[in-house]
Molecule: Bacterial RNase P class A
Organism: Dechloromonas sp.
RNA sequence: AAAGUCGGCCUGGCAAUCGCUGCGUGCGCAAGCACGGAGAGGAAAGUCCGGGCUCCGCAGGGCGGGAUGCCAGCUAACGGCUGGGCGCAGCAAGUCGCAAGACCCAAGGCGACGGAAAGUGCAACAGAAAGCAAACCGCCGAUGGCGCCGCGAGGCGCACAGGCAAGGGUGAAACGGUGGGGUAAGAGCCCACCGCGGACGUGGCAACAUGGACGGCACGGCAAACCCCAUCCGGAGCAAGACCAAAUAGGGAAGCCGAGGCGUGGCCCGCGCUGCUUCCGGGUAGGUUGCUUGAGCCUGCCGGUGACGGCAGGACUAGAUGAAUGAUUGCCGAACCCCGCAAGGGGAACAGAACCCGGCUUAUCGGCCGGCUUUCCAU
Numbered sequence: 001a002a003a004g005u006c007g008g009c010c011u012g013g014c015a016a017u018c019g020c021u022g023c024g025u026g027c028g029c030a031a032g033c034a035c036g037g038a039g040a041g042g043a044a045a046g047u048c049c050g051g052g053c054u055c056c057g058c059a060g061g062g063c064g065g066g067a068u069g070c071c072a073g074c075u076a077a078c079g080g081c082u083g084g085g086c087g088c089a090g091c092a093a094g095u096c097g098c099a100a101g102a103c104c105c106a107a108g109g110c111g112a113c114g115g116a117a118a119g120u121g122c123a124a125c126a127g128a129a130a131g132c133a134a135a136c137c138g139c140c141g142a143u144g145g146c147g148c149c150g151c152g153a154g155g156c157g158c159a160c161a162g163g164c165a166a167g168g169g170u171g172a173a174a175c176g177g178u179g180g181g182g183u184a185a186g187a188g189c190c191c192a193c194c195g196c197g198g199a200c201g202u203g204g205c206a207a208c209a210u211g212g213a214c215g216g217c218a219c220g221g222c223a224a225a226c227c228c229c230a231u232c233c234g235g236a237g238c239a240a241g242a243c244c245a246a247a248u249a250g251g252g253a254a255g256c257c258g259a260g261g262c263g264u265g266g267c268c269c270g271c272g273c274u275g276c277u278u279c280c281g282g283g284u285a286g287g288u289u290g291c292u293u294g295a296g297c298c299u300g301c302c303g304g305u306g307a308c309g310g311c312a313g314g315a316c317u318a319g320a321u322g323a324a325u326g327a328u329u330g331c332c333g334a335a336c337c338c339c340g341c342a343a344g345g346g347g348a349a350c351a352g353a354a355c356c357c358g359g360c361u362u363a364u365c366g367g368c369c370g371g372c373u374u375u376c377c378a379u
Stems, first nucleotide, its partner, number of pairs: 001375010012332007020039002023036005041350001045361002048359005053237004065233005070084005085113001086111003094103003114228002119226002121222002136168002138164003143161002145158005176194006195217001196215002200211004241289004251280006260274005297314007336347004
């Protein structure tokens, strides 16, 4: 420098005019007016995880349910993040090749990557056979059988009993693979290498890697099937919750008047309902609070590979409540896209706080910067 790949940051600036919502100051009896100053995001979104905060029976145990799931770390916590391991796929470069392509595969990508020798279960179609394996085509005919030949030893044939699982075929998957020996034909039957297994040694905190022996292969797949194991989880949510508190209706207490009224009843007693005043408490409308200073942000130094942590300094900047945060114009600044021969003209995203934070996911016109890897050039 080029190519590839991964990530971080920004989401125009200034001014004027007219508006909107809080706040402060002043004026005003009040309504309000004047001045000053402030007023959305990187996702404010989805509400998918985690936490703070609040209330509830204070949440301890059991049953049930849910979530997570390689290892180590970070964190208030997490299903998040960082670093590492293992597996899978694979572009460039490289190697081989005439080519097609094969091998190898950096950075980077993907992985619900605990357990299948606890148990239960599942595997369509095809296929002989799909889980204590099996034999359709096929191979064999050593052994037994049958037939023929031979005086006999024996030979030849058939493929009936039987042996085999190498080859073919089916399938996503067929009970280790390749090569050699061996055999009637075959087979871990034997051997070498590879794979696998449980121990051991070495390295690593660990996941795991690796080494030489041993074992002749026994133990196939699926747990995003039930299940088992480990860890975590009480529930509801700012419409949480706290406080103040009309009018009307109803509740309770005390007092007052009449010593009443109505009902029951033939009458009396009795019982039930009913008036006025004051006070009390609950609660509705409404208001206040919760409410924004925070596991937060910026800068520097230190520790750490990193996520992150520690220390010092600094700034404070929405808190609305049917819900404000807007519009127009001008100037400046750039890169890009579209139209046009040109002069020039046009475009410029996704989106909108509602208790607050940490994440994830999704949407997004454009711009800037950086890391890593490979190749080439120069010194």